[in-house]
Molecule: small-subunit ribosomal RNA
Organism: uncultured bacterium
């Protein structure tokens, strides 16, 4: 901010926007700068390299210059007798010296205890931050006093000899030192014993004196200047040790510890010390949490956060541990030592199998593990490190490079101009609209990047790994460099198509089942940009653990109660003291880091300086309110004695009535007892009823009260013991003793369990009987544990005021207990105080219910408890207990909610109230037969298709023999019956005749356009071509318009009008009393006033009356006329016909009622309380029907799911069910004969009169009439007369045969009707069910629509004409109001359980 809900407020969990990271992964990648880079297996390493130096300590050896000695004697030369003499002095081997020359194994000195690297152990004086050491070390530096005199013996190299494969040793022998060892000296050291002085908290520490003991040394050398020894003292440095504070979790870890506490004494140690050993004691830690388990290296800081705080603990920097694993110790000034040593283990290697080697948590690098982290690189030039006088060497420390967008920062990828709004490309209502000045044109720059050239600082005199690198300039090309997530809310930023709960998506909610903004893919847009998304973790947000900063009556959350220990906290008023507190100083608080301010690199990130901060710790010097402590003190909290009255308060013991049940015993007969109605069970062996006695148990009616008493739990007859606590009065006492209370200890309903009485009623189990699909229930008849009592266990309850205890304050009204005390004229009254127990209420408080002096309200003190649901009060462990269980108390996984108040609505076999042919009280019917007719079913080639509870079934269809018609079978067409366009060809078309076929379709034939500017135009038909027609093909759950059926003519439905009230949703208004046909009509009241749609009334028929009009109606009166007749004149008085009015409004009277609405009854009036009837149907409800009335998206079809046509079938089928009607069983009837009396309607392809033919339906001829004039037309029932006399009939008429008639091309499937003959069921109809309240039901014929024919149905007229009720218990359906509710999709719901 999303997210529980129909919608609200809360409570509460989950998620999500910030931030960061040593990071991984996916997709993409231009540059440079600073940073960083094995978080895992402390796995196991090949290879290289990471600690040396020093010859100015020392022998030896080697090796080069120069040097010396002596051999040798190549060569060259002279001299010659040619035999030789002599001179020169290569090479070579030897030797003096020397160049602080190189080299360099051994001895020796230093360094190797640094530096690098790891975080395994480690809950620990390890680390941190303050201190202490009068208990301690301390190479190399510095400073300051001294001293170095003079012996001696050794060994390693080394040579020989020898084991051994090697590593590695043995033996003999020489030899040197700054090595190693006496001996002398001691200024000052040390150590023992004793004196004096001065200081310290204490052990002591220090200074001064006397005497006794003990320990020293080395040299070297560029040669007089150094460097080094050896003693002491100090000093700086590094280190040890010691104490205070701090420093994760688990009590499902409660006790732990024998060198363990301490004490003497000794040893060791640099040094204090149980550190170690003897003796002695019997201690020490621990609820302020020891031991145990787990889990981690600590900080500085990093990382969030407004902060308090949470997290963490790479890098840098401090301090600790570790160096394969364990365990020792040696050297040293310093280790118990990464690149020493030993000894055991495991692993790898080498071995001749005897036996050796080795240790990457140094830097590269390897293999491995993992989602995952680099070169076996360059130089010691620069900082610093070790040796060494030094030059120097060493240096994988560093310094640079390389790798990798890991990260932080910085730059670029173009600027500008450009509307013909280009093209492409999305979209689109086709006009347009976006992408968009973008792009291209045009001009212009050049930062990186690429070419060329110059070239640095870093270095104090030389010495540059980086590096030809940073940088500078120069030409030169807009070329070489943009991607990634997102668009349903949250949260910038939507459009089209594709999928169709499928593919997928998803951080939470959730999208997708044919018009997806939420999948995918394109067009657009919206972020961030050499990046963007994911992922994983930590902070935040979340006040979601709450110190800052919340809560527990009903959401999670008060302990069942009380005593009380430890702890917390605690009156009034003085004085001291300074622990806490406050205020001042002074030390520390390392360096990076952090804040401000400045320099350096072109800016940033970086990096140097200089403040300041580091909220802390320590000394210290004051302060004394406040807390705390110490003294003495007060009396209001508390107790304590004193004096009263209340009371089912507790324990024991004893006696008591009623009633149940058992029993003795009288009197009595057939039932009794039970239930919604039975039965089981009891009774003629005498119950049940009644009467007397009698046993036994348990319980205590009435009084009795939201009345008293108890901590709670509980607690009831009546007497008696014993006894605990509250309360009031009064004011004598102590003098804070007081509050809470972790653990602890005590009580602690019912059940239940042990032992022993008891046992009447009652009653778990359990049996019987009902009930029911079943009924281990609920309901009836027994009936055992138990309930009762003693004892001693459990130790829990919705143990509830769902509310811990304790004090003080904060308006009031009104009962009730139990005290006191004031006034009055005293059974009483009035004002009034202490305690306890109600109700109603004001501030306040509360999500809201509510709660309000008995607080859930203002404040304080303690204690306990909760931290989403579920899983679970479950497991495990432990602890109690005889068991049964109880107290303690998790996780795994799983859900987005679960919940608490209140709202609106639906629901109920909840409640009130009212209504309707709802029932009731009557009339008729249907369900039984036999027809029609619909429908399912079933059949078919097709039985076209819709309607399905009321609200489908005599429905669409006001009319199926072709046709309609949608079905089937064949046969035909393909731009098509039908509409528009457009191209060519004829002038037509229609009509007519022929033939042909089942029939459309085809073939011949005759006839035959109009204007015209003569170009052509309009029109019609064929023909073609392609757009498209067409379709009763799906989809009424695609949206549906539209129409309609329903609840229901029910009396409701609504207000974003104002108003109030409630945080809100919402509520009033619309409840409430009356009263109607109307429970929203009206009246009265009322925090509500109004108003819309409904209700009624306006509308149309219909009952009266009175006016106008007066033909084709009527026709008294007048007058003509006929066999007869409004039949004629002829008048409109009546009838009636149609215009216009009037009339009814609770309007008069009376009763009732509230002096209202209204009601009952009366008058009067045609008509009386909406006069009858119809049209009229708010808001909606049923995804109620209908896509085949039309209309219409979407989807499917296109030589067929279109079209035509025929046939001929079929919607009419027939074993059976239901629905709606007819006609009927008969005498209130049938039939027969003569008569009477409507109303409303229809007629031209028509309605047909007379008048004639037929027994009839009908036929023929034909007047009249487009209609108050003709005609259909006869009304019928009903009234008079005859018959039949109760039967399957003189009822009933199906069925069936024969002739017929009319309509129509056509009557077989499949039409009506005649007429004769035939004469079936059926004798009033079972469970169950419908209509109807008056001109109604029931009866009874007329007529119209549809239509060519075909009505028992439909829609209308009129005749004849009742009966019952006047109520509201009940059955259905609704209205209103109300109290429940876990229901809102709304009871056809929710939801548990098993099983699949």
């Nucleotide at each position: 901010a999303g997210u529980u809900u129909g919608a609200u407020c809360c409570u509460g969990g989950c998620u999500c926007a910030g931030g960061a990271u040593g990071a991984a992964c996916u997709c993409u990648g231009g540059c440079g700068g600073c940073g960083u880079g094995c978080u895992u297996a402390a796995c196991a390493c090949a290879u290289g390299c990471a600690a040396g130096u020093c010859a100015a300590a020392c022998c030896a050896a080697g090796c080069u210059g120069c040097u010396u000695c002596a051999c040798u004697g190549a060569u060259c030369u002279u001299c010659u007798u040619c035999g030789g003499a002599g001179u020169u002095g290569a090479u070579g081997u030897u030797u003096u010296g020397u160049a602080u020359a190189c080299u360099g194994a051994g001895u020796g000195g230093c360094a190797g205890a640094c530096g690098g690297g790891u975080g395994a152990g480690u809950a620990a004086c390890u680390c941190g931050u303050g201190g202490g050491u009068a208990a301690c070390c301390u190479g190399c530096c510095c400073u300051g006093u001294g001293c170095a005199g003079g012996g001696g013996g050794a060994u390693a190299a080394c040579a020989c000899u020898u084991a051994g494969g090697a590593a590695u040793g043995a033996c003999u022998g020489c030899u040197a030192a700054u090595a190693c060892c006496g001996c002398a000296u001691a200024a000052g050291a040390c150590c023992a014993c004793a004196g004096c002085g001065c200081c310290g908290c204490a052990u002591g520490g220090u200074g001064c004196a006397u005497g006794g003991g003990u320990a020293a040394a080395a040299a070297c050398u560029c040669c007089u200047g150094g460097u080094g020894g050896u003693a002491c003292a100090g000093g700086a440095u590094g280190g040890a040790c010691c104490c205070g504070c701090g420093u994760c979790u688990g009590a499902u870890u409660a006790g732990c510890u024998a060198g363990u506490u301490g004490g003497u004494g000794a040893g060791g140690u640099a040094a204090c010390g149980g550190c170690u050993c003897a003796c002695c004691a019997a201690g020490c830690c621990g609820a302020c949490g020891a031991u145990c388990a787990g889990u981690a290296g600590c900080c500085g800081g990093c990382u969030u956060g407004a902060g308090a705080g949470a997290g963490u603990g790479a890098a840098c920097g401090g301090c600790c541990a570790c160096a394969u694993u364990g365990g020792g110790a040696c050297u040293g000034a310093g280790a118990c030592a990464c690149g020493g040593c030993c000894c055991a283990a495991a692993c790898u290697c080498c071995u001749a199998c005897g036996g050796g080697a080795g240790g990457c948590a140094g830097c590269a690098g390897u293999g491995g593990g993992g989602a995952a982290u680099a070169u076996u690189g360059c130089a010691c030039a620069a900082u610093g490190g070790g040796g060494g006088a030094a030059a120097c060497c060493c240096u994988g420390a560093u310094g640079c490079a390389g790798c990798g967008a890991c990260g932080c920062c910085g730059c670029g990828u173009g600027a500008g101009u450009g509307a013909a709004g280009a093209a492409g490309u999305a979209u689109c209502u086709c006009g347009g609209u976006a992408u968009g000045u973008a792009a291209a044109c045009c001009u212009c720059u050049a930062u990186c990047a690429g070419c060329a050239g110059g070239g640095a600082a870093g270095a104090a005199a030389a010495u540059g790994a980086c590096g030809g690198u940073a940088c500078c300039u120069g030409a030169c090309u807009a070329a070489g460099a943009a991607g990634c997530c997102c668009c349903g809310c949250c949260u910038a930023a939507u459009u089209a198509c594709g999928u169709g709960c499928c593919a997928g998506c998803a951080g939470c909610c959730g999208c997708g089942g044919u018009a997806a903004u939420a999948c995918g893919u394109a067009g657009g847009g919206g972020g961030c940009a050499a990046g963007c998304g994911u992922u994983a973790u930590c902070c935040g947000g979340a006040a979601u653990u709450a110190c800052u900063g919340g809560g527990u009556g009903u959401a999670a959350a008060g302990g069942g109660u009380g005593c009380g220990u430890a702890g917390g906290u605690g009156g009034u008023a003085u004085g001291g003291c300074a622990a806490g507190u406050c205020a001042g100083a002074a030390g520390u608080g390392a360096u990076a880091a952090c804040c401000c301010a400045g320099g350096g690199g072109u800016u940033u990130c970086c990096u140097c300086c200089g403040g300041g901060a580091c909220u802390g710790c320590u000394u210290u010097u004051g302060a004394a309110a406040c807390u705390g402590u110490c003294a003495g003190a007060c009396u209001g909290g508390a107790g304590u004695g004193c004096a009263g009255g209340a009371g089912a308060g507790g324990u024991a013991a004893g006696a008591g009535g009623a009633a149940u049940u058992c029993u003795u015993a009288c009197u009595g007969u057939a039932g009794c007892g039970g239930u919604g109605a039975a039965a089981u069970a009891u009774g003629u062996a005498g119950a049940u009823a009644u009467u007397u006695g009698g046993a036994g148990g348990a319980a205590c009616a009435u009084c009795a009260g939201u009345g008293g008493g108890g901590a709670a739990g509980g607690g009831g007859g009546c007497u008696u013991u014993c006894u605990g606590g509250a309360c009031u009065g009064a004011a004598a006492c102590u003098g804070a003793c007081a509050c809470u209370g972790a653990g602890g200890c005590a009580c602690g309903a019912a059940a239940g369990a042990g032992u022993g009485g008891g046992g009447a009623g009652c009653a778990a189990a359990c049996a019987g009987g009902a009930u029911u699909a079943g009924a281990u229930a609920c309901c009836c008849u027994g009936g055992u544990a138990g309930u009762c009592c003693a004892c001693g266990c459990c130790g829990u309850a919705a143990a509830c005021g769902a509310u811990g205890a304790c004090u003080g304050c904060u308006a009031g009204g009104u009962g009730u207990c139990g005290g006191g005390a004031g006034g009055c004229a005293a059974a009483g009254c009035c004002a009034u105080u202490c305690g306890g127990u109600g109700c109603c209420g004001c501030a306040g408080c509360u999500a809201a219910c509510g709660c309000a002096a008995u607080a859930a309200g203002c404040a304080g003190u303690c204690c306990a408890c909760a931290u989403g649901g579920g899983g679970a009060g479950u497991a495990c462990g432990u602890u109690c207990g005889c068991a049964a269980g109880a107290a303690u108390g998790a996780a795994a996984c799983u859900c987005a909610a679960a919940g608490g108040a209140a709202u609106u609505g639906a629901c109920g076999g909840g409640g009130a109230c009212c209504c309707g042919c709802a029932c009731a009280a009557g009339c008729g019917g249907u369900g039984g037969a036999g027809c029609a007719u619909g429908u399912g079913g079933u059949u078919u080639a097709a039985u076209u298709c819709g309607a399905a509870g009321c609200a489908a079934c005599g429905u669409g269809a006001a009319g199926a023999a072709c046709c309609u018609u949608a079905c089937c079978u064949g046969a035909u067409c393909u731009u098509g019956a039908c509409a528009u366009c457009c191209c060519g060809a004829u002038g037509a078309c229609c009509g007519c005749u022929u033939c042909g076929u089942a029939a459309u379709g085809g073939a011949a034939g005759c006839u035959u356009u109009u204007c015209u500017u003569c170009g052509g135009a309009a029109c019609a038909u064929c023909g073609g071509u392609g757009a498209c027609a067409g379709g009763u093909g799906g989809u009424g759950c695609a949206a549906u318009g539209g129409u309609u059926g329903u609840c229901g003519u029910c009396a409701g439905c609504u207000c974003u009008g104002u108003g109030u009230c409630g945080u809100g949703a919402g509520a009033u208004g619309u409840u409430g009393g009356g009263u109607u046909a109307a429970u929203g009509u009206c009246c009265c009241g009322c925090a509500a006033c109004g108003a819309g749609c409904g209700c009624a009334a306006c509308c149309c028929c219909u009952a009266u009356c009175u006016u106008c009009a007066g033909u084709a109606c009527c026709c008294a009166g007048c007058a003509g006329g006929u066999u007869a007749a409004g039949u004629u004149g002829g008048c409109c008085a009546c009838u009636c016909u149609g215009g216009a009015g009037a009339g009814a409004c609770u309007c008069c009277c009376a009763c009732g009622g509230a002096u209202a609405a209204c009601c009952u009854g009366g008058a009067g009036g045609a008509a009386g309380g909406u006069g009858g009837g119809g049209a009229c149907g708010u808001c909606g409800u049923c995804a109620a029907a209908u896509u085949a009335u039309c209309a219409u998206g979407c989807c499917c079809u296109u030589u067929a799911u279109g079209a035509c046509c025929a046939g001929g079938c079929g919607c009419u089928a027939c074993a059976c069910a239901c629905g709606u009607g007819c006609u009927a069983c008969a005498a209130u009837g049938g039939c027969g004969u003569a008569a009477a009396c409507a109303a409303a309607g229809a007629g031209a392809a028509g309605c047909g009169a007379a008048c004639u033919c037929g027994c009839g339906a009908g036929g023929g001829u034909a007047a009249g009439c487009a209609a108050a004039u003709c005609u259909c037309a006869a009304a019928a029932a009903u009234a008079a007369c005859g018959u039949c006399u109760c039967a399957g009939u003189u009822c009933g008429g199906a069925u069936u045969g024969u002739a017929g008639u009319c309509u129509g091309c056509a009557a077989c499937u499949c039409g009506a009707c005649u007429a004769c003959a035939c004469g079936a069921a059926g004798c009033g109809g079972g469970a169950a069910u419908c209509u109807c309240u008056a001109g109604u039901a029931a009866u009874c014929g007329c007529a119209g629509a549809u239509c060519a024919g075909a009505a028992u149905g439909g829609u209308g007229c009129g005749g004849u004409g009742a009966a019952c009720a006047a109520g509201u218990u009940c059955c259905c359906g609704g209205c209103u109001c109300u109290a429940g509710c876990a229901c809102u999709c709304a009871c056809c719901g929710c939801c548990c359980g098993u099983c699949a």